[in-house]
Context: one part of a larger RNA
Molecule: small-subunit ribosomal RNA, 5' domain
Organism: uncultured Pseudomonadota bacterium
RNA sequence: GAGCGAACGCUGGCGGCAGGCCUAAAACAUGCAAGUCGAACGCCGUAGCAAUACGGAGUGGCAGACGGGUGAGUAACACGUGGGAACGUACCCUUUGGUUCGGAACAACACAGGGAAGCUUGUGCUAAUACCGGAUAAGCCCUUACGGGGAAGGAUUUAUCGCCAAAGGAUCGGCCCGCGUCUGAUUAGCUUGUUGGUGAGGUAACGGCUCACCAAGGCUACGAUCAGUAGCUGGUCUGAGAGGAUGAUCAGCCACACUGGGACUGAGACACGGCCCAGACUCCUACGGGAGGCAGCAGUUAGGAAUCUUGGACAAUGGGCGCAAGCCUGAUCCAGCCAUGCCGCGUGAGUGAUGAGGGCCUUAGGGUUGUAAAGCUCUUUCAGCGGGGAAGAUAAUGACGGUACCCGCAGAAGAAGCCCCGGCUAACUUCGUGCCAGCAGCCGCGGUAAUACGAAGGGGGCUAGCGUUGCUC
Numbered sequence: 001g002a003g004c005g006a007a008c009g010c011u012g013g014c015g016g017c018a019g020g021c022c023u024a025a026a027a028c029a030u031g032c033a034a035g036u037c038g039a040a041c042g043c044c045g046u047a048g049c050a051a052u053a054c055g056g057a058g059u060g061g062c063a064g065a066c067g068g069g070u071g072a073g074u075a076a077c078a079c080g081u082g083g084g085a086a087c088g089u090a091c092c093c094u095u096u097g098g099u100u101c102g103g104a105a106c107a108a109c110a111c112a113g114g115g116a117a118g119c120u121u122g123u124g125c126u127a128a129u130a131c132c133g134g135a136u137a138a139g140c141c142c143u144u145a146c147g148g149g150g151a152a153g154g155a156u157u158u159a160u161c162g163c164c165a166a167a168g169g170a171u172c173g174g175c176c177c178g179c180g181u182c183u184g185a186u187u188a189g190c191u192u193g194u195u196g197g198u199g200a201g202g203u204a205a206c207g208g209c210u211c212a213c214c215a216a217g218g219c220u221a222c223g224a225u226c227a228g229u230a231g232c233u234g235g236u237c238u239g240a241g242a243g244g245a246u247g248a249u250c251a252g253c254c255a256c257a258c259u260g261g262g263a264c265u266g267a268g269a270c271a272c273g274g275c276c277c278a279g280a281c282u283c284c285u286a287c288g289g290g291a292g293g294c295a296g297c298a299g300u301u302a303g304g305a306a307u308c309u310u311g312g313a314c315a316a317u318g319g320g321c322g323c324a325a326g327c328c329u330g331a332u333c334c335a336g337c338c339a340u341g342c343c344g345c346g347u348g349a350g351u352g353a354u355g356a357g358g359g360c361c362u363u364a365g366g367g368u369u370g371u372a373a374a375g376c377u378c379u380u381u382c383a384g385c386g387g388g389g390a391a392g393a394u395a396a397u398g399a400c401g402g403u404a405c406c407c408g409c410a411g412a413a414g415a416a417g418c419c420c421c422g423g424c425u426a427a428c429u430u431c432g433u434g435c436c437a438g439c440a441g442c443c444g445c446g447g448u449a450a451u452a453c454g455a456a457g458g459g460g461g462c463u464a465g466c467g468u469u470g471c472u473c
């Protein structure tokens, strides 16, 4: 000098755009954040004479593996980059071939119970795109190549939407490898599923992934192991560059979801707002037993130098479900708070000398503040008041919002501070104080004439900011 997710002190007019718990991955009151489908299904309720319409819990389907948060852990194929072969992929696209015949249940419901509650038991009835069996098999799977195995579901407003099998694509993902990726040797040896082989199991898939047996290997001074620290990257800051530092916001990947472990379902999870077990904590209890998980959005307490509203809307973009109408969406779009930052604008312009008054200094003549003020002539940005009023949306639908913007009105009117003035370093005098009080980044000032302390006048610098502190280059 530049920079910052900054904080603190003094001060503070407006707008645009951005940013806003860096600390306790501490604990959380309350509300909301993931539902949807009656064009899969039976039942119940309300209105109605009925047709029908609306609603409810349940069975069933799809979605809750996305979106959103955080950085604890991780020095690792986690990430970055470049390759690879032994894999999977719901929804979507293309193509081919099918969509046949039967059956038995379980919720809901009814009845009868149990429990303080969470909830739960028995009996009975019932539907389906829920479940099971038979048939069929182009292609598929297994095979000792003979043969064996396995599918489907309908709905409707008759336009369609579905279902099954197979092949291909697209997308997304799993796996393997080369190279790169912090500090410490005051860490020198580490390893027994360890290293390799055979066989088997397991997986979507390769593989000590697991197991049995066999061999005794494997890594390491080019730093193994151990310890510490840390999410990685695109980027960001700085610098002429090389480099150094860093990883907030935005984007990609990873990991985590009270702590530890586990599987279930599913195309996909070992699953933030699913389940089970254990633990800590909080709450309820009739003491028998139960309920919970904000590192989602707001918000509270705590910690801290320090970081916002318990707001509006689904109008747009996108997502889930649905044929659709639509419903849901604290994603998102907006608004609110904060000078936290960047950028822009304003706080007036011209004229005005008796160089007024006042202040300060003075050699008492004057000098300076100073064209500064007053006065005169103008202007009206921003703010204020009144009127009009969008684009963003496409036929409809606008939270923002009566917003942006435009027109008109009044009046210089409502709008300047902060730091510094010994040298470095731009800017000087007087008074007070008297090694005191104090200043200070370094050198150093202050002990009676202090340009260095405090005040005043004057001056210098920056300006809605200015200084200080912290950190980086």
Stems, first nucleotide, its partner, number of pairs: 001473004006469005013345006019338002021303001026301003030298003035062003040059002043056005069256003079180006087173002092169008100134004109124006140149003154161002182228003189219003194216008231253004235246004258279005281292004309335001311334003317331001318329004348378004358369004382414001384409005392400001417462005422443003428457005438445002